[in-house]
RNA sequence: GCAAGUUCUCAGGGCGGGGUGCAAUUCCCCACCGGCGGUAGAUGGGCCGAAAACCCAAAGCCCGCGAGCGCUUCCAGAGGAAUCUGGAGGGUCAGCAGAUCCGGUGUAACUCCGGAGCCGACGGUAUAGUCCGGAUGAAAGAGAACGGGA
Numbered sequence: 001g002c003a004a005g006u007u008c009u010c011a012g013g014g015c016g017g018g019g020u021g022c023a024a025u026u027c028c029c030c031a032c033c034g035g036c037g038g039u040a041g042a043u044g045g046g047c048c049g050a051a052a053a054c055c056c057a058a059a060g061c062c063c064g065c066g067a068g069c070g071c072u073u074c075c076a077g078a079g080g081a082a083u084c085u086g087g088a089g090g091g092u093c094a095g096c097a098g099a100u101c102c103g104g105u106g107u108a109a110c111u112c113c114g115g116a117g118c119c120g121a122c123g124g125u126a127u128a129g130u131c132c133g134g135a136u137g138a139a140a141g142a143g144a145a146c147g148g149g150a
Stems, first nucleotide, its partner, number of pairs: 005146006016030004031130002033120002035065004043057004060118002068096002070093001071090008100116005122133003
């Protein structure tokens, strides 16, 4: 320096103002927010008089992942049946499931700079990315300790 394995901890942000209305943080106008891993030579930081090297950070819409719904398996109940309801799993499928272009620089950018756009589970409720709820849950993963093979 380091493979398997074990344990523990952590792991999501956002409606402020106005309008309409009996009623809207849900509609309309203006606002606000961006999980995890990867990719990054120009951006930022360590960092200095300057430069190089090195290290760290850096994408909602590039690639992949996660929770939710769907789907599906099992059990229980209801029903004549189709099917429905409840509980416990699966994570195969990728259906809901998602969204970016233009200009500039440059060897190199959908990541930088400028501009204009777009997206956001389910249930509840006046139609919700921002409120309430499942959730004191789950989890991509991050870190620490133990561990000891070769």

Record summary:
The RNA shown here (FMN riboswitch aptamer (RFN element)) has 150 nucleotides and comes from Devosia insulae DS-56. Taxonomically the source falls in Devosia insulae (Bacteria, Pseudomonadota, Alphaproteobacteria, Hyphomicrobiales). Its Rfam family is "FMN riboswitch aptamer (RFN element)". The literature on the family includes a 2002 paper in Nucleic Acids Res by Vitreschak et al., "Regulation of riboflavin biosynthesis and transport genes in bacteria by transcriptional and translational attenuation". The sequence was found by an Rfam model in a public genome assembly.